Molecule: Bacterial RNase P class A
Organism: Pseudomonadota bacterium
RNA sequence: AGAGUUGGCCAGACAGUCGCUGCACCUUCGGGUGUGGAGGAAAGUCCGGGCUCCACAGGGCAGGGUGCCAGGUAACGCCUGGGAGGCGCAAGCCUACGGAAAGUGCAACAGAAAGUAUACCGCCUAAGUCCGCGAGGACCGGUAAGGGUGAAAUGGUGCGGUAAGAGCGCACCGCGUCGGUGGCAACAUUCGGCGGCGAUGGAAAACCCCACCCGGAGCAAGACCAAAUAGGGGAACAUUGGCGCGGCCCGCGCUGUUCCCGGGUAGGUUGCUUGAGGUAUGCGGUGACGCAUAUCCCAGAUGAAUGGCUGUCCAACGACAGAACCCGGCUUAUCGGCCGACUCUCACU
Numbered sequence: 001a002g003a004g005u006u007g008g009c010c011a012g013a014c015a016g017u018c019g020c021u022g023c024a025c026c027u028u029c030g031g032g033u034g035u036g037g038a039g040g041a042a043a044g045u046c047c048g049g050g051c052u053c054c055a056c057a058g059g060g061c062a063g064g065g066u067g068c069c070a071g072g073u074a075a076c077g078c079c080u081g082g083g084a085g086g087c088g089c090a091a092g093c094c095u096a097c098g099g100a101a102a103g104u105g106c107a108a109c110a111g112a113a114a115g116u117a118u119a120c121c122g123c124c125u126a127a128g129u130c131c132g133c134g135a136g137g138a139c140c141g142g143u144a145a146g147g148g149u150g151a152a153a154u155g156g157u158g159c160g161g162u163a164a165g166a167g168c169g170c171a172c173c174g175c176g177u178c179g180g181u182g183g184c185a186a187c188a189u190u191c192g193g194c195g196g197c198g199a200u201g202g203a204a205a206a207c208c209c210c211a212c213c214c215g216g217a218g219c220a221a222g223a224c225c226a227a228a229u230a231g232g233g234g235a236a237c238a239u240u241g242g243c244g245c246g247g248c249c250c251g252c253g254c255u256g257u258u259c260c261c262g263g264g265u266a267g268g269u270u271g272c273u274u275g276a277g278g279u280a281u282g283c284g285g286u287g288a289c290g291c292a293u294a295u296c297c298c299a300g301a302u303g304a305a306u307g308g309c310u311g312u313c314c315a316a317c318g319a320c321a322g323a324a325c326c327c328g329g330c331u332u333a334u335c336g337g338c339c340g341a342c343u344c345u346c347a348c349u
Stems, first nucleotide, its partner, number of pairs: 001345010012313007020037007039320001043331002046329005051218004063214005068082005083097001084095004098209002103207002106202001120147002122143003128139004155173006174197001175195005180189003222270004232261006241255005277296008314318001
């Protein structure tokens, strides 16, 4: 210098001016003054929690979720560190990564055969039987080295061995398993033993099995105040009236006026923003994170504010996008730019 990997940060700045809105104060009730006023994703609503109401003795079934190990956390499907496998020259990146010797099912086409394995081409003719004078042939067979099929075919290389072959035997490599060692563990192992390895093939993003976790609904949750109209309950008074119980009396019901009570609609208040909070420093930890001290208050609307214009400046005209109960994550969108760490290549010293 070029190419790349990775972790963070910013998201135009300043001034003037005109507006909108929460709160406080003042007010002559018209308003005025001061102060606060979107994001890293406020988004998707995909996970996890707080909060609220409902349900709930305890346990189980069903259903759903998670799935290498350890840690962090209020919790998580998140994060950190580690292991294993895969990719990359490397920095680094990716992974639904428990169980296939519990059971059931699956593998199209091709192929002899797809798990109870098996033999199309090929190779062989030693042993046995038969034929032939003989070379040899037929039968009975043997084999899985080579070819061929497939996404996948039952360890690899070499030597021996054999009729031809084959873990059939051996050496090395690989694999499995037991022990030792290291590690909290996943796991590793340049250590030792055992096993020829068709043991234990693949697939669980097929059912399933195992372990762990999970009650439901959501701020339009929920709580409080409470008008008019209609209706409900109660008391008093009045008529001793009217109507009904087809005669009369008693009785009962309805009907009048006043007052009281509770439910509840419109409407209003609350929930509402001080919180698993931010910042700084110190300490512990590889880290996620935790602890201590100091300090700060940083939107809270309900037709729903957070905007417009002008000027100057630059990294040169500024992307994606806007709260609605709150918080932790993930995912997706995003112009341009800054900072840190690291890798590879080339050149020079």